[in-house]
Molecule: Bacterial RNase P class A
Organism: Betaproteobacteria bacterium
RNA sequence: GGAGCUGGCCAGGCAGCCGCUGUACCUUCGGGUAUGGAGGAAAGUCCGGGCUCCACAGAGCGGGAUGCGGGGUAACGCCCCGGCGUGGCGACACGACGAACAGGGCCACAGAGACGAGUCCAUGGUACUGAAACACUCGCAAGGGUGUUCGGGAUCAUGGGGUGAAACGCGGCAACCUCCAUCCGGAGCAACACCAAAUAGGCAAGCGCCUGAGGCCGGCUCGGCCAAGCUUGCGGGUAGGUGGCUUGAGCCGUGGGGCAACUCACUGCCCAGAGGAAUGGCUGCCGGAGGGGUUCGCCCCUCGCACAGAACCCGGCUUACAGGCCGGCUCCCCUU
Numbered sequence: 001g002g003a004g005c006u007g008g009c010c011a012g013g014c015a016g017c018c019g020c021u022g023u024a025c026c027u028u029c030g031g032g033u034a035u036g037g038a039g040g041a042a043a044g045u046c047c048g049g050g051c052u053c054c055a056c057a058g059a060g061c062g063g064g065a066u067g068c069g070g071g072g073u074a075a076c077g078c079c080c081c082g083g084c085g086u087g088g089c090g091a092c093a094c095g096a097c098g099a100a101c102a103g104g105g106c107c108a109c110a111g112a113g114a115c116g117a118g119u120c121c122a123u124g125g126u127a128c129u130g131a132a133a134c135a136c137u138c139g140c141a142a143g144g145g146u147g148u149u150c151g152g153g154a155u156c157a158u159g160g161g162g163u164g165a166a167a168c169g170c171g172g173c174a175a176c177c178u179c180c181a182u183c184c185g186g187a188g189c190a191a192c193a194c195c196a197a198a199u200a201g202g203c204a205a206g207c208g209c210c211u212g213a214g215g216c217c218g219g220c221u222c223g224g225c226c227a228a229g230c231u232u233g234c235g236g237g238u239a240g241g242u243g244g245c246u247u248g249a250g251c252c253g254u255g256g257g258g259c260a261a262c263u264c265a266c267u268g269c270c271c272a273g274a275g276g277a278a279u280g281g282c283u284g285c286c287g288g289a290g291g292g293g294u295u296c297g298c299c300c301c302u303c304g305c306a307c308a309g310a311a312c313c314c315g316g317c318u319u320a321c322a323g324g325c326c327g328g329c330u331c332c333c334c335u336u
Stems, first nucleotide, its partner, number of pairs: 001332010012286007020037007039307001043318002046316005051188004063184005068082005083097001084095004098179002103177002105173003115169001121159006128152003132149007192243004202234006214226004250269002253266005287305001288303006
């Protein structure tokens, strides 16, 4: 100098004006003042927990998840350390990584054959077989018999070639069933608790059913019309409201333990809490990105400027992400 690996962090900054919203205080009840107000993923809702309600004697069946060893944790399918395997020169990355003599199932293509056995080629054995060849023999002949050689298929054994990831060997596959070990009750803040209209219905009491309560004719009296229900109380429940709601497995710092994940002690801090749902808008300067010009000093124009938007809370995983910062490490080349 080049090419890489890996850990962590930031997520435009400052100022002014106008708004929205939580809390506290003040108030002449109109408002005012002070202060807090999105994220590293608030996302996917994929795992694990807290919390709430329901269920629950115990055991089993069924179902789901996980799966090398050890550790961390509230818990986990997460994280850390170590082993093994695979890839890479390496830093490193990735891995459902228990069991295949409990059983079932499967093993593409190729190959004769894929776990049942099987025979493409060669050699040998056994019994058989041939209208083949030769020899001997019986017969006048036709033809027959025996032996040897050669051939044929069958069977047994041995060896070899070839195919394939694997060729008979207790083969391979469990991200096929299965077995073993461990863990797991269900639903979710629209959980759940409290307060509580109107209307309808329920229960109780009182009054009334032609000797007529009550209703309508704008308030009262008279009068007229309609009339079998009317009034009060209680309880359940709906709308609506309140709580749950943010002080928590919390954060910062220092010190101790541990290789690490993590943990312990102490000091300090309070850091969104809306509810048809706030967290916004405008402007200036600086920064950034894109484009153009240039006398290389810089100037001009454009873009609000990555992914994205809390909804009970927390620990993880996964996914998205402009630009940038800090650290550790590897390989190659050059120079000294």